[in-house]
Background:
Predicted 3D model of a 101-nucleotide RNA (Glycine riboswitch aptamer) from Spinactinospora alkalitolerans. Its Rfam family is "Glycine riboswitch aptamer". About the family: This family represents the bacterial glycine riboswitch. The RNAcentral record of the sequence draws on Rfam. Of the family's consensus pairs, 82% are formed in the model.

RNA sequence: CGACCCCGUACGGGAGAGUGCCCGCGCAAGCCAGCGCGGGCCGCCGAAGGAGCAAUUCCUCCCCAGAGAACCUCUCAGGCGCGCCGGACCGUACGGGCGAG
Numbered sequence: 001c002g003a004c005c006c007c008g009u010a011c012g013g014g015a016g017a018g019u020g021c022c023c024g025c026g027c028a029a030g031c032c033a034g035c036g037c038g039g040g041c042c043g044c045c046g047a048a049g050g051a052g053c054a055a056u057u058c059c060u061c062c063c064c065a066g067a068g069a070a071c072c073u074c075u076c077a078g079g080c081g082c083g084c085c086g087g088a089c090c091g092u093a094c095g096g097g098c099g100a101g
Base pairs, nucleotide, nucleotide: 001101005097006096007095008094009093010092011091012090013089018042020041021040022039023038024037025036026035027034043080044079045078049076050074051073052072056067057066
């Protein structure tokens, strides 16, 4: 000087799933209907977070137990008109860590 890898910040990209039922309040209103907000039930989604585990590892050897990843599985949390926000992950720039060479 410095690859790979890791972290942070900024910018860009970034999916899925309800025109369901009921209740309350407000708006409006002759009534019904309608609109908005909130709550409950049911249904659904999988990409914050969380949980589960395969190879493998551990054990003198086998089994058990332990360790053990994800965009897989679960759906606790979260989310389900559009948009905003959020968003795993990806890219670019900058900064930092490690230090093969």